[in-house]
Order: sequence, then structure tokens, then C1' cells
RNA sequence: ACUUCAUCCAGAGGGGUAGAGGGUCCGGCCCUGCGAAACCCCGGCAACCGGCGUCGACAGCCCGGCCGCGUCCAGCGGCAUUCGACGAUCACGGUGCCAAUUCCGGCCCGCGCUGCGGGAAAGAUGAGGA
Repeated sequence: ACUUCAUCCAGAGGGGUAGAGGGUCCGGCCCUGCGAAACCCCGGCAACCGGCGUCGACAGCCCGGCCGCGUCCAGCGGCAUUCGACGAUCACGGUGCCAAUUCCGGCCCGCGCUGCGGGAAAGAUGAGGA
């Protein structure tokens, strides 16, 4: 860099270093020397994945894995090993996030058309795949 699925109108900021940008692109509109990006510390939000609990299904053999005895093999003993749904209103682990709806629009469609609604694209995040 590619690809699949889910979510994106909720929520959550202080300090230090630094010193001019940031909000992906374009247009708009904002934020910013009353200090941007970036990095660090502490704090917080949320609940995607793991973990945990309940239930259900499969399984219970064989094969395979790990550990011990055995030089090895055989054998013996022990251990672990599947999937799904729901849940706490959990937060232990892995991420993520903490101005503005993903800040709004851009492309398509509809309507009662200064506008409103729906969808797409793009992007972000998570969990997978190749």
C1' cells in the first nucleotide's frame, strides 16, 4: 500500500518542552503568540478486541499440543485445547479517543427548494483477511 465487516449527531483536559501552524484534500468557516503541530507526564472518556460471568450447541473416541519419567522410540502420568448468543451498565490487559456531527459542503437522489432529508465517496477507529 490492498481488502472484508462494524461504528462515527453521545462522551472525556490539565501541566511541561517547543515555537507556527492546525482542523486528511479543495471551497467555506473556525481554532491558534491568552501559544498551533509534535513529544513527555498526569488525569479522564468510551467499551472495538482479549479477559470474566451465564446460557446454548458441538465435543467427550481417535489424532495432534505442552510438561514430567524414559538417551531416543514405545509406554505411563499430568495439563491445556471448540463455536455462538447474551451480560456487568465490569474496566484487569491490547488499542482508540478527549473544540466544533467525521466542523459544514464537494458526487447522486428526493422534497413543501436562501433550505431540509436520504444515500454514496473519502477519511478515522477497531476486529479480521491476503

Description
This is a predicted structure of a 130-nucleotide RNA (SAM riboswitch aptamer (S box leader)) from Actinoalloteichus sp. Lineage of the source: Bacteria > Bacillati > Pseudonocardiales > Pseudonocardiaceae > Actinoalloteichus. The RNAcentral record of the sequence draws on Ribocentre. Of the family's consensus pairs, 91% are formed in the model.